[in-house]
RNA sequence: GAAGUUGAUUAAGGUAAUCGCGGUAUUGAUUUCAAUAUCGAGGAAAGUCCGGGCUCCACAGGAUGCAGUGCCAGAUAACGUCUGGGAGGCGUGAGCCUACGGCCAGUGCAACAGAGAGCAGACCGCCAGUUUAGACUGGUAAGGGUGAAAGGGUGUGGUAAGAGCGCACCGCAUGACCGGUAACGGUUCAUGGCAUGGUAAACCCCACUGGGAGCAAGACCAAAUAGGAAAACAUUUGUGUGAUCCGCACAGUUUUCGGGUAGGUUGCUUGAGACAUGCAGCGAUGUAUGAUCCAGAUGAAUGAUUACCCUAUCAUUAAGAUAGACAGAACCCGGCUUAUUAAUCAACUUCUACU
Numbered sequence: 001g002a003a004g005u006u007g008a009u010u011a012a013g014g015u016a017a018u019c020g021c022g023g024u025a026u027u028g029a030u031u032u033c034a035a036u037a038u039c040g041a042g043g044a045a046a047g048u049c050c051g052g053g054c055u056c057c058a059c060a061g062g063a064u065g066c067a068g069u070g071c072c073a074g075a076u077a078a079c080g081u082c083u084g085g086g087a088g089g090c091g092u093g094a095g096c097c098u099a100c101g102g103c104c105a106g107u108g109c110a111a112c113a114g115a116g117a118g119c120a121g122a123c124c125g126c127c128a129g130u131u132u133a134g135a136c137u138g139g140u141a142a143g144g145g146u147g148a149a150a151g152g153g154u155g156u157g158g159u160a161a162g163a164g165c166g167c168a169c170c171g172c173a174u175g176a177c178c179g180g181u182a183a184c185g186g187u188u189c190a191u192g193g194c195a196u197g198g199u200a201a202a203c204c205c206c207a208c209u210g211g212g213a214g215c216a217a218g219a220c221c222a223a224a225u226a227g228g229a230a231a232a233c234a235u236u237u238g239u240g241u242g243a244u245c246c247g248c249a250c251a252g253u254u255u256u257c258g259g260g261u262a263g264g265u266u267g268c269u270u271g272a273g274a275c276a277u278g279c280a281g282c283g284a285u286g287u288a289u290g291a292u293c294c295a296g297a298u299g300a301a302u303g304a305u306u307a308c309c310c311u312a313u314c315a316u317u318a319a320g321a322u323a324g325a326c327a328g329a330a331c332c333c334g335g336c337u338u339a340u341u342a343a344u345c346a347a348c349u350u351c352u353a354c355u
Base pairs, nucleotide, nucleotide: 001351002350003349004348005347006346007345008344009343010342011341013309014308015307016306017305018304019303021040022039023038024037025036026035027034028033042326046337047336049335050334051333052332053331054214055213056212057211061246062245063244064243066210067209068208069207070206071085072084073083074082075081086100087098088097089096090095101205102204106203107202108199109198123144124143125140126139127138128137129136130135152170153169154168155167156166157165171194172192173191174190175189176188177186178185179184218266219265220264221263228257229256230255231254232253233252237251238250239249240248275290276289277288278287279286280285310324311323312322313321314320
């Protein structure tokens, strides 16, 4: 100097003036208004993909079904999230990815090619025998071929030719020992010739977890009507917030036609908050102290104008012009995913050149 990896922070605006909008507080008025002060969209507010807080359904009680998760240990209110490790894989590396329990419970699937694709198999080849030759018979699975994949690898001995057929080493399986909380690991030891393969985001099996509906939940006030009509079932029945059964509770339930109202208040923002500092921890995070209140709208508020400054592009004697990403809360919070365009900081890796 170039090219990368990981983490964090910020937010396209800032300052001033004028006018305008919503909440809260105070004061004055009191027809419902005025003045002052103060606050007023995000890192994703998006998706509605997970988890909860909260509200309601009498008991959320049991089982099946269904759904979700799936290496180990932790964090958390909880999670399918996060942190740290292990294993496998990718990368020269810093680092990154993982839907990571089980194929000896069972059932499937793997076209074509190939001799043979699950407890498979002899096409070419090699060896032996017979035969006038051609060819036939037997042995073999080391060599070749086909294929995504052909049943451990290298070497050596042996054999008619071969083969874990024997042996050495590697690999694999089981056991012991050592390290580690564990997943797992091992320049360890012993035994065994040992591979009846692959695939479970295939069906399935195993372990663990799970009532339901949702702020349009719910509570209160007000208003209006027709405390209407008909039918069916009814304690051996029916109803009870997804399905089925059991338990339990209740005594009514279901269907059709017809009529009236739908306005306001609340829930609604003080939180499993955010921030700063210390301590503990590799870390996620926890804990103590401090200081502080940071939107609550309801057809839907936070905007408009001017001037200067900031950034980028064009342009230039000076000037000037244009633009400023993705994008707007609606009960709240913790995550994940997606969109987006820049800037800054820190640590680490590789390459090149010089000293």
Predicted 3D model of a 355-nucleotide RNA (Bacterial RNase P class A) from a Lysobacterales bacterium. The prediction has a mean pLDDT of 75. Its Rfam family is "Bacterial RNase P class A". Rfam classes the family as a ribozyme. Of the family's consensus pairs, 96% are formed in the model.